[in-house]
The prediction has a mean pLDDT of 89. Predicted 3D model of a 350-nucleotide part of an RNA (small-subunit ribosomal RNA, central domain) from a metagenome.
Context: one part of a larger RNA
RNA sequence: CUGGGCGUAAAGGGUACGCAGGUUGGCAGGUAAGUGAUAUGUGAAAUCCCACGGCUCAACUGUGGAACUGCAUAUCAAACUACUUGUCUUGAGUAUGGAAGAGGUAAGUGGAAUUCUCAGUGUAGCGGUGAGAUGCGUAGAUAUUGAGAAGAACACCAUAGGUGAAAACGGCUUACUAUUCCAAUACUGACGCUGAGGCACGAAGGCUAGGGGAGCAAACAGGAUUAGAUACCCUGGUAGUCCUAGCAGUAAACGAUGUCAACUUGGUGUGGGGGGGUUCGACUUCCUCUGUGCCGUAGCUAACGCGUUAAGUUGACCGCCUGGGGAGUACGGCCGCAAGGUUAAAACUC
Numbered sequence: 001c002u003g004g005g006c007g008u009a010a011a012g013g014g015u016a017c018g019c020a021g022g023u024u025g026g027c028a029g030g031u032a033a034g035u036g037a038u039a040u041g042u043g044a045a046a047u048c049c050c051a052c053g054g055c056u057c058a059a060c061u062g063u064g065g066a067a068c069u070g071c072a073u074a075u076c077a078a079a080c081u082a083c084u085u086g087u088c089u090u091g092a093g094u095a096u097g098g099a100a101g102a103g104g105u106a107a108g109u110g111g112a113a114u115u116c117u118c119a120g121u122g123u124a125g126c127g128g129u130g131a132g133a134u135g136c137g138u139a140g141a142u143a144u145u146g147a148g149a150a151g152a153a154c155a156c157c158a159u160a161g162g163u164g165a166a167a168a169c170g171g172c173u174u175a176c177u178a179u180u181c182c183a184a185u186a187c188u189g190a191c192g193c194u195g196a197g198g199c200a201c202g203a204a205g206g207c208u209a210g211g212g213g214a215g216c217a218a219a220c221a222g223g224a225u226u227a228g229a230u231a232c233c234c235u236g237g238u239a240g241u242c243c244u245a246g247c248a249g250u251a252a253a254c255g256a257u258g259u260c261a262a263c264u265u266g267g268u269g270u271g272g273g274g275g276g277g278u279u280c281g282a283c284u285u286c287c288u289c290u291g292u293g294c295c296g297u298a299g300c301u302a303a304c305g306c307g308u309u310a311a312g313u314u315g316a317c318c319g320c321c322u323g324g325g326g327a328g329u330a331c332g333g334c335c336g337c338a339a340g341g342u343u344a345a346a347a348c349u350c
Stems, first nucleotide, its partner, number of pairs: 003322004007304002012318001014201002017198001021194003025088007033081002035077008049065006091191001092188004096183005103177007110154001114150008125136002162169002206247006215241002220236004258317006266295011299306002323350003332343004
C1' cells in the first nucleotide's frame, strides 16, 4: 500500500452525443508479449535471520549456512489475458408490416375572456376593503346591447394519463421532421458499454438590436395599516412578460438516487401493442412484451425507508466527498457587452 463512502449526515456532473482511454459475447486454430515451470549466470562486503564459537555476561564480534523475494539468458507449458486467423448468433444494428403520443420546426386558423374605441339604452353612483381611503364618474361612469381593434393564453376533454436525453411540451389544421413500442421473418456479424478533454441542448430571470404591448407586473407614486411600515392590503404603474436574430449557461436543473448490463418471491391499478379462450360483442378471463404508479417478501439501511422502475446481489466505466466557519470567497487563468459564470485556495478561528 491492498481505504471508506455519495436518497435525507460531506458527496451523482443539469442533460445528451462522442475522440482518446478503460472495458467487452460463444466456438475452433495459431503465436507466446503478459502468465506459469525448470535450469544456468548474477544478485560485492557489511546489515537482517539461523547454528556454533570469542571477549566473565551482554552490547560487540568470528566462522558457516540461509536469505538477498530482483535481473538476464535458455528450454518447456498454453488454462487465463493479449495478438492473429476462421466461424457463430443470443448483445448491437438494418429491412418488412402495424401502433402510439402536449416529441420538434414552420405556416395558417378558431372561439371564450380581458382591455380599449365608436354608437344605442340609462342615471348617480362605481370600484375597493377587515373597515376605509387614494382612484373612476353629471365633460354621463358602473351596468347593459350592437359594431370594431389589439395582444396574450388556450376552459371542458384531463388523468396516479402521454411524449421527450434533460430543460420541457396542452385549442384546431396542414407541411416537413425525429423517436419509441409490438409481431413475424430475413439480413449484417460483436459493429457493444462507458466516456477525461471536446461538442450540442439547456426553466425562470438578465443583456444587445429591431418589433409588439391586451392582461399581469419588479422598480416607482399615491392611499391605508402601524409606535414606525422603505412590507403584508388597496388604487395606479414602467421595465419585463410576447415575437425575430444573437448573448448568457445558471436553479430545491430533485427521484436531492450517474449511465449500461445480468440475477433475485408476490399482489393490485393504469398507458401502448401482440396472442389464446369465448355467447364472436363496446364482454370477461388468461398469457406475453414494453412504459408508468401504489402496497409489500427476502435482502439492505443509523433510522426513515428502498424493495424486478432497488437504496437487494454483482460486473464495466465516469463524476464527486474527506470536520464546522473563513468560502463556492480572494488571487490568477479561461469565458462574457455587462451582470456575472467556471476553475479554485490560504492565513486565521472553533